[in-house]
RNA sequence: GCCCGAUAAGAGCACACCCGGAGCGAUCCGGGGCCGCAAAACUAGAGGUCUCGAACGCCGCGGAUGCGGCCGGGAGAGAUAGCUCGGUGCCGAA
Numbered sequence: 001g002c003c004c005g006a007u008a009a010g011a012g013c014a015c016a017c018c019c020g021g022a023g024c025g026a027u028c029c030g031g032g033g034c035c036g037c038a039a040a041a042c043u044a045g046a047g048g049u050c051u052c053g054a055a056c057g058c059c060g061c062g063g064a065u066g067c068g069g070c071c072g073g074g075a076g077a078g079a080u081a082g083c084u085c086g087g088u089g090c091c092g093a094a
Base pairs, nucleotide, nucleotide: 004092005091012037013036017032018031019030020029021028022027035082041088042087043086045085046084047083048080049079050078051077052076056072057070058069059068060067061066
């Protein structure tokens, strides 16, 4: 140093839920909370999942530009690091 991970030490994070706030939404932020976590620290690069959603399509109305609807479509934009992998990287015995 790597693998590894203790009833170690000093710290750290904070599920569900509640309150307040932001967002169309996934979700996020602050406070409480304390399920748990050796990276439950940072990072959306890959996969997964989730959200919004253009063209287009179908249906209805209308003379028509069009308007409305769709448990069709999926360009694109996002969310998740407490889903997995990768990168960075904290503590330390056997």